[in-house]
A computed fold for a 1515-nucleotide RNA from an uncultured Bacteroidales bacterium, annotated as small-subunit ribosomal RNA.
RNA sequence: AGAGUUUGAUCCUGGCUCAGGAUGAACGCUAGCGGCAGGCUUAACACAUGCAAGUCGAGGGGCAGCAUGGGGAGUAGCAAUACUCUCUGAUGGCGACCGGCGCAAGGGUGCGUAACGCGUGAGCAACUUGCCCUCAUCAGGGGAAUAAUCGCUGGAAACGGCGUCUAAUGCCCCAUGGUGAUGUCCUCAGGCAUCUGAGGUCAUCUAAAGAUCCGUCGGAUGGGGAUAGGCUCGCGUGACAUUAGCUAGACGGCGGGGUAACGGCCCACCGUGGCGACGAUGUCUAGGGGUUCUGAGAGGAAGGUCCCCCACACUGGAACUGAGACACGGUCCAGACUCCUACGGGAGGCAGCAGUGAGGAAUAUUGGUCAAUGGCCGGAAGGCUGAACCAGCCAAGCCGCGUGAAGGACGAAGGUGCCAAGCAUUGUAAACUUCUUUUGUCAAGGGACAAAAUCAGGCUCGAGAGCCUGACCGAGGGUACUUGAAGAAAAAGCAUCGGCUAACUCCGUGCCAGCAGCCGCGGUAAUACGGAGGAUGCGAGCGUUAUCCGGAUUUAUUGGGUUUAAAGGGUGCGUAGGCGGACUGUUAAGUCAGCGGUAAAAUCCGGGGGCUCAACCUCCGCCCGCCGUUGAAACUGACGGUCUUGAGUGGGCGAGAAGUAUGCGGAAUGCGUGGUGUAGCGGUGAAAUGCAUAGAUAUCACGCAGAACUCCGAUUGCGAAGGCAGCAUACCGGCGCCCAACUGACGCUCAUGCACGAAAGCGUGGGUAUCGAACAGGAUUAGAUACCCUGGUAGUCCACGCAGUAAACGAUGAAUGCUAAUUGUCCGGGGGGAUUGACCUCUGGGUGAUACAGCGAAAGCGUUAAGUAUUCCACCUGGGGAGUACGCCGGCAACGGUGAAACUCAAAGGAAUUGACGGGGGCCCGCACAAGCGGAGGAACAUGUGGUUUAAUUCGAUGAUACGCGAGGAACCUUACCCGGGCUCAAACGCAUAAUGACGACAGUUGAAAGAUUGUUUCCCUUCGGGGCAUUAUGCGAGGUGCUGCAUGGUUGUCGUCAGCUCGUGCCGUGAGGUGUCGGCUUAAGUGCCAUAACGAGCGCAACCCCCACCGGCAGUUGCUAACCGACGCAAGUCUGAGGACUCUGCCGGGACUGCCGGCGCAAGCUGCGAGGAAGGCGGGGAUGACGUCAAAUCAGCACGGCCCUUACGUCCGGGGCGACACACGUGUUACAAUGGCAGGUACAGAGGGGUGCUACCGGGUGACCGGAUGCCGAUCUCGAAAACCUGUCCCAGUUCGGACUGGAGUCUGCAACCCGACUCCACGAAGUUGGAUUCGCUAGUAAUCGCGCAUCAGCCAUGGCGCGGUGAAUACGUUCCCGGGCCUUGUACACACCGCCCGUCAAGCCAUGGGAGCCGGGGGCGCCUGAAGUCCGGGACCGCGAGGACCGGCCUAGGGCGAAACUGGUGACUGGGGCUAAGUCGUAACAAGGUAGCCGUACCGGAAGGUGUGGCUG
Repeated sequence: AGAGUUUGAUCCUGGCUCAGGAUGAACGCUAGCGGCAGGCUUAACACAUGCAAGUCGAGGGGCAGCAUGGGGAGUAGCAAUACUCUCUGAUGGCGACCGGCGCAAGGGUGCGUAACGCGUGAGCAACUUGCCCUCAUCAGGGGAAUAAUCGCUGGAAACGGCGUCUAAUGCCCCAUGGUGAUGUCCUCAGGCAUCUGAGGUCAUCUAAAGAUCCGUCGGAUGGGGAUAGGCUCGCGUGACAUUAGCUAGACGGCGGGGUAACGGCCCACCGUGGCGACGAUGUCUAGGGGUUCUGAGAGGAAGGUCCCCCACACUGGAACUGAGACACGGUCCAGACUCCUACGGGAGGCAGCAGUGAGGAAUAUUGGUCAAUGGCCGGAAGGCUGAACCAGCCAAGCCGCGUGAAGGACGAAGGUGCCAAGCAUUGUAAACUUCUUUUGUCAAGGGACAAAAUCAGGCUCGAGAGCCUGACCGAGGGUACUUGAAGAAAAAGCAUCGGCUAACUCCGUGCCAGCAGCCGCGGUAAUACGGAGGAUGCGAGCGUUAUCCGGAUUUAUUGGGUUUAAAGGGUGCGUAGGCGGACUGUUAAGUCAGCGGUAAAAUCCGGGGGCUCAACCUCCGCCCGCCGUUGAAACUGACGGUCUUGAGUGGGCGAGAAGUAUGCGGAAUGCGUGGUGUAGCGGUGAAAUGCAUAGAUAUCACGCAGAACUCCGAUUGCGAAGGCAGCAUACCGGCGCCCAACUGACGCUCAUGCACGAAAGCGUGGGUAUCGAACAGGAUUAGAUACCCUGGUAGUCCACGCAGUAAACGAUGAAUGCUAAUUGUCCGGGGGGAUUGACCUCUGGGUGAUACAGCGAAAGCGUUAAGUAUUCCACCUGGGGAGUACGCCGGCAACGGUGAAACUCAAAGGAAUUGACGGGGGCCCGCACAAGCGGAGGAACAUGUGGUUUAAUUCGAUGAUACGCGAGGAACCUUACCCGGGCUCAAACGCAUAAUGACGACAGUUGAAAGAUUGUUUCCCUUCGGGGCAUUAUGCGAGGUGCUGCAUGGUUGUCGUCAGCUCGUGCCGUGAGGUGUCGGCUUAAGUGCCAUAACGAGCGCAACCCCCACCGGCAGUUGCUAACCGACGCAAGUCUGAGGACUCUGCCGGGACUGCCGGCGCAAGCUGCGAGGAAGGCGGGGAUGACGUCAAAUCAGCACGGCCCUUACGUCCGGGGCGACACACGUGUUACAAUGGCAGGUACAGAGGGGUGCUACCGGGUGACCGGAUGCCGAUCUCGAAAACCUGUCCCAGUUCGGACUGGAGUCUGCAACCCGACUCCACGAAGUUGGAUUCGCUAGUAAUCGCGCAUCAGCCAUGGCGCGGUGAAUACGUUCCCGGGCCUUGUACACACCGCCCGUCAAGCCAUGGGAGCCGGGGGCGCCUGAAGUCCGGGACCGCGAGGACCGGCCUAGGGCGAAACUGGUGACUGGGGCUAAGUCGUAACAAGGUAGCCGUACCGGAAGGUGUGGCUG
């Protein structure tokens, strides 16, 4: 100090979350020791038991109990003596009693209290103070009681009652007494009004106590001090304004009472005040402070332990005593509760220390000691002390120590992992060797806390103290500490390991189980779940949870914002308040400085010291603030004087849709009347409703009505905003310019307040032409409560009143100053120009554009700031819930203003970027459309697929990009499927060992076959050891067309042969990213040229490669044959020789490049029935497929990770199936005929194939084919054309078209044609007469049409696929539209990217919440009734000699009862909306022009989103 999380990515805004520290903690796992500190945060809930306040015999009477002494008696004993009983207060002492002091401290708790309670600083001239210190004075005399005790007596008890005796430092009287108290008066001094101090005078009133150890200790009065308290005041000290008014002793006065004292503290009378927006009153919460935690600080949070103050003591009230209480361990009363009881009545108060129950996540021992410190009593010894000091329990905190150290590689074993017979890791870790012994264990030693006080003795000395010696006293504790001994011995865990955040692998699981602080993991390869190994962090602890601060500048004083992210009030006027121009004087409130007081101690911090260190303890220093005092006078304030620049007034001009009222005008619209006129008009995308022969629309004339003001008109003007537009008049507001006469800071802003405030709306009364919510009808549509059309009410208009809201927007509050320029326009003023044109220039005010600096997240703003400063106001603090609920205020209502919470999410959002998309735009391309030709879709059949069926119909491919696809050959085999029969080293192969000599062939038995089995026959080489080969057996490696193409390689399809996709450097931008690659022209092309913050480059394009078309060279057999030779033949011609000319074949070259010409163009290039050329503008075709997309296809072609099967999911065999068949689709074939069919005749290819082959030729058969025979391993032989052409026939028919289906007979292949082959012949002769919506291919040697060949293959279901040639067209105006694509641009709420996103009702579940007839509580106030104890007041006939008392009454009051209201909480049938929830229903509102642009206010309507009207906004 930051980090994660909104996005495809970016910047910003903004929330959520994390890392840190802390705790009186709790929980989980674990646990060796010590020191220091801590320990009911909850029920101020209830408490058993014990203890926590006594003491003084030197106050007193006494003497129950104990001890001693004395006397007496008895027993034992010779006695001393011992024991027992009894008497005796004589002594030590002492229960109870009288009396004194204490019990008001100490200890506990935090209920109450928002208060002079606390803190801080002052004041008391308005007060008290026992014990203590000091000073002064004094203590004479007398008296009456009473407790205890004793006697009697009541009661269960608690507790009493009566009588008698008696003492005191108890009580009373007299005396003495002032410096005392109270009051009057006088003098002086002082102050603060009442007054205070000192001195004096008079009057009145009052004191005492003794004890003794003879040292002392006490008593009384008064003065002073100290200590402690009481009271008052300034300032500070919670939340809520959805608490705004409160108040009757209330505020004050006078006079009393009361008090220690002031005071409405209380009372009588008088006055009517007092408090409050600087927050009264009310409600809720809470003890306050020193301090503690956190934080850089400012702050925020807390108030446990320790210290100070306050309050309280079961709840409420009250007083008594006392120096002090309205009293924790006192009293009285009331109440609740508990206990005892003989039922009559009594007792009690742990928020003291322990302890118990309860509550709770949770908090200790019914311990020891007064040794120390302190308290009370006492003269003292001493007693008491749950204060205190110690110990016990608890990892609950902080600090310290330890669990060993060094060496040690065979890198052991074991574990784990892997690319696995090896390696890595655990890991120098262990073992092992050497060493050490803290702590623990055992043993021994060991006296800090003890100084003093006290006592005894002594010394000094005037007192009173000091000094010396001795004695006595330790709970903790035989502890700390020290020493010794043995011995590595007895001592390590917890959490985490996806990112944040240090640390990674394997197995299991399979959106399950689970994890999770946030983001998020888990759907078969999970570093995120669970386990393991390893690692990391901390360590006697580690994690989790809770809470606080921090991070969070996320409430911003330090230190934030408000155009678009949340946020400027709709606008003005203006009150309080805040802020305020220049000069000068005074003052000293603020401000600054010096000094003084205070700021308790502890704590924190700095320095020093003590426990071995540390924590801890301790000493010194420091301390915001508050108060006082003395100064200073710049600034602010106050007061006074002056000024003119801010502001205003005046004078002179000026512009304007500023406002209000009245009058006037024309056009348009509608209506009325009349005329002309005739069949339609109107309306729409197209229609219809509607109007019209009763005469519309149209047109002319006249009239009426209401509303709005065309052009001018604009980026114009005016106004505070809303807003304002025909013309004229009247009244009236504001503004600007010029002059500088007047006032002299009069100013700015503005909470509350007041006023204005579009449209819609409301009330009353008018008016109503147009338009027009609602409504009605017609259309559209799946529907259409809409968009469109025809009508149409409120309204729109006026007057008066209400309402008070808008995207009331510049989404930008008002005011003032300052800060580059350029340019337009409106209204003024000055100068120049000719005063009167244009124009130029300076200056002021408004209104626009561009833009420097600067600002901003960016877009953008930019003298009209969103720059830079100052002042004031308003507002914001994540999204949703919600501008909702409740409350209050306003309103006739509609509604408006103010304005939450529960709950829920991890985002919501702004700007910009790249894509994608758009029923956005521009440009361009493609058989994309169009123009054509031929098809498909209808029929039959073939084939593939779906579906269905089945024992099985094996599997895969599924929009384009599956469907004559994998398959370029399913009768068996193939074959993966089904049924059945077999095998388990297995069907094959390799290795090792062993056995055999075979294996095999032939024959037989059995069997469906595989197989099993029998018989016959039967190896090779050799150095004789053995080897080769084969079979069998055993063992090891097998095998799987089982799963996952979403784990993969490879291969392939598609976009697409589309022209794109990128990089380096530079530049621009905070950044994503852009530029380059855009623009203009051009191209088939990101092809090229030009331009250019880009310059270059790569993958693609093109070219290089192959085939075809032309030519040349070389070579020529099996190819060719023109000339030549020979032979045959009448001839045509054939053969031979020869030839290389030609064709052809093969190889190598040439040729085409917009090269030339004309036109256009800057160029690139385009163009021309141009030239030349075989070929002309890419010559035709092929191969070649950029970055990438579709988790596209394939685990069944192959390969491969993982998983799965192993007498089976492997393998062999027989049979079946893959060929099923109501049906649906795709691809084809054949047709429907005459451009044809049939019959006959006749001609011409190319590319290929051929040895179990192709076969000439001959023969047989109607034919498929068969039987012979020959050539050819092939430019030699062979397979071989059909359309076409010629002739004939058919004559438009279900035919001489068409050939399915079926019957019969055959041929061929093959082990075998039943399921299930092809072909042939004869017969039979189905549908079909050109095919709906829709749809496919093709732009030239193409389509169409005709046949031929090949692969696979025994044969073939081939009409398929791949090739080959023959014949050989038509059309393209063009790019509006459909589809696909490219580039640029625009909008976007999309990014899984429009097959996107997303809204509302309804239905379901869950959750919190509002209303609600009511019901049940709570705290407080008010009124009435009643009213204990008690103070006070009055009475007091009774008691007493009296003082006085009993008793009675009154006031007040706790408590109780009744009543009416208010506030607040819980609950409530039902009800309202809200939130959340993988796959519900209805629609499609929004995002693109979202298919009717959207949104805001308002009104009406509608299942719902929503629609429409009206005004506004551009987001």
The sequence is in RNAcentral, with records from SILVA. It matches the Rfam family "Bacterial small subunit ribosomal RNA". Model confidence (mean pLDDT): 83 of 100.